The RNA shown here (SAH (S-adenosyl-L-homocysteine) riboswitch aptamer) has 91 nucleotides. The model forms 100% of the base pairs in the Rfam consensus. It matches the Rfam family "SAH (S-adenosyl-L-homocysteine) riboswitch aptamer". Rfam links the family to the GO terms S-adenosylhomocysteine metabolic process and regulation of gene expression.
[in-house]
């Protein structure tokens, strides 16, 4: 670092939906097979669904890669409308 799981970033209500994800229909595509069909795989194109998919911490794992140790310290963000907590101003 890459995977996965967990906590954390204060919250609800509404709404669009990129990518993922499920359906399903298509394709002189691909493997297969004597050949077709199933399947599988890729690609299109409709519906569904979907705003912590991101950052930080903590663990677990096959592996790569650095690395002398040791101490401290932990934050930036997150379509849109609204509404509530939370601080701070001000009146």
């Nucleotide at each position: 670092c890459u995977c996965a799981c967990c906590g954390a970033g204060g919250a609800g209500c509404g709404u669009u939906g990129c990518g993922a994800c499920g359906a399903a229909a298509u394709c002189u595509g691909u493997u297969u097979u004597a050949a077709c069909a199933c399947g599988a795989c890729g690609a299109u194109u409709u519906c569904g669904c979907u705003a912590g998919g991101c950052u930080c911490g903590g663990u677990g794992a096959c592996g790569u890669u650095u690395c002398c140790a040791u101490c401290c310290g932990c934050a930036a963000c997150g379509g849109c409308g609204c509404u509530c907590a939370c601080g701070a101003a001000c009146u």